This is a predicted structure of an 82-nucleotide RNA (c-di-GMP-I riboswitch aptamer) from a Candidatus Rokuibacteriota bacterium. The model forms 95% of the base pairs in the Rfam consensus.
RNA sequence: UUCCGACAACGGCAAACCAGUCGCGAGGCUGGGACGCAAAGCCACGGGUCAGGGAAUACCCCCUGACAGCCGGGCUACCGAA
Numbered sequence: 001u002u003c004c005g006a007c008a009a010c011g012g013c014a015a016a017c018c019a020g021u022c023g024c025g026a027g028g029c030u031g032g033g034a035c036g037c038a039a040a041g042c043c044a045c046g047g048g049u050c051a052g053g054g055a056a057u058a059c060c061c062c063c064u065g066a067c068a069g070c071c072g073g074g075c076u077a078c079c080g081a082a
Base pairs, nucleotide, nucleotide: 004080005079012037013036017032018031019030020029021028022027035069041075042074043073045072046071047070048067049066050065051064052063053062054061
C1' cells in the first nucleotide's frame, strides 16, 4: 500500500414517524426523532422499483422525472485487531 472488518478507539450518518416547506406526483429540503449502517460518503453508467405525460386502448412501447437506505458498477475516505 492492497485485501479484510474487531465485544478496539475517535467519531460519523440517520429509517419509520411528526412539524414546516417545495413539487401535478414519485419525492426533495429544514428541524425533531433513531430502525439501522464499515462507506447509509459522492456519481443516475447498467438493471430494477416508483411518478407524470403520450400512444396503444389489457400487457408490451416511447418521453420526462424520482429513488444511491433495491442490486451491480465507478471514484474517494477514518482506524488497524485477527